[in-house]
RNA sequence: CGCGGGGUAGAGCAGUGGCAGCUCGUCGGGCUCAUAACCCGGAGGUCGGGGGUUCGAAUCCCCCCCCCGCAA
Numbered sequence: 001c002g003c004g005g006g007g008u009a010g011a012g013c014a015g016u017g018g019c020a021g022c023u024c025g026u027c028g029g030g031c032u033c034a035u036a037a038c039c040c041g042g043a044g045g046u047c048g049g050g051g052g053u054u055c056g057a058a059u060c061c062c063c064c065c066c067c068c069g070c071a072a
Base pairs, nucleotide, nucleotide: 002070003069004068005067006066007065010024011023012022013021018055026042027041028040029039030038048064049063050062051061052060
């Protein structure tokens, strides 16, 4: 240099054109003598960066960056 997969909340992941979600974690409350478990609620996101297409892009196209693997 070539090929493939991946980058979305603190962690692990879903979302394949129309409101950005799930589990765990975290914070507050409930329950309890208390803790865990359990129940209710909340916060937390430039969707890796830039550009393009579109009425509308996490999603499609182009370039770049980073991670993993294959081949050489």
Molecule: transfer RNA
Organism: Nitrospirota bacterium